The RNA shown here (Glycine riboswitch aptamer) has 100 nucleotides and comes from Micromonospora pattaloongensis. Lineage of the source: Bacteria > Actinomycetota > Micromonosporales > Micromonosporaceae > Micromonospora. Its mean pLDDT, the model's own confidence on a scale to 100, is 75. It matches the Rfam family "Glycine riboswitch aptamer". Its family is annotated with glycine biosynthetic process in the Gene Ontology.
RNA sequence: ACCACCCGUGCGGGAGAGACCGCCCGGCCCACCAGCCGGACGGCGCCGAAGGGGCAAAUCCUCCCCGGAACCUCUCAGGCAAAAGGACCACGCGGGCAGG
Numbered sequence: 001a002c003c004a005c006c007c008g009u010g011c012g013g014g015a016g017a018g019a020c021c022g023c024c025c026g027g028c029c030c031a032c033c034a035g036c037c038g039g040a041c042g043g044c045g046c047c048g049a050a051g052g053g054g055c056a057a058a059u060c061c062u063c064c065c066c067g068g069a070a071c072c073u074c075u076c077a078g079g080c081a082a083a084a085g086g087a088c089c090a091c092g093c094g095g096g097c098a099g100g
Stems, first nucleotide, its partner, number of pairs: 002100002005096006012089002018044001020043003024039005045080003051076001052074003059067001
């Protein structure tokens, strides 16, 4: 110095599920009604790839205990038009670091 690994960061890609119902507030339009958009609350129905919870086998000989992952599972949280978010992946940059 390089490779691998880890962390951070920039950028790109990135799924699923009701643009549901009720009520209230604000805005647009309007004489009013009605219509449209956004937000909050409540209700039912769903999704799982932020986060969070749970678990098997392998695991020095036998037994026991502890530990034991996930895009598996639970749906607490989050999400169900767009936007935002998004595990994970690619590339760039910075740092750490045993080994080669």